The RNA shown here (transfer RNA) has 73 nucleotides and comes from Trichonephila inaurata madagascariensis.
Rfam family: tRNA. Gene Ontology term of the family: triplet codon-amino acid adaptor activity. About the family: Transfer RNA (tRNA) molecules are approximately 80 nucleotides in length.
The prediction has a mean pLDDT of 82.

């Protein structure tokens, strides 16, 4: 150049054939304990990479872009 992947909470990840986005760690509050740690309850915390199109309705489906790793020359 040209083609694939990859972007989702503070972290590593789900969520499919379009219909109010979850779960594990971690945070922070309570509970229990003589005081940690385990364990149990609960919250907080996402314009679903940005930008535009399609739709009643987009994390999803198109289109450019940008990042992330890679294949070929």
């Nucleotide at each position: 150049u040209u083609c694939c992947c990859u972007g989702u909470a503070g972290u590593g990840c789900a969520a499919u054939g379009g219909g109010u986005a979850g779960c594990u760690c971690g945070u922070u509050g309570g509970a229990c304990u003589u005081c940690u740690a385990a364990u149990c309850c609960a919250a907080a915390g996402g314009u679903c990479g940005u930008g535009g199109g399609u739709u009643c309705g987009a994390a999803u489906c198109c289109c450019a872009c940008c990042u992330c790793g890679g294949a070929c020359g």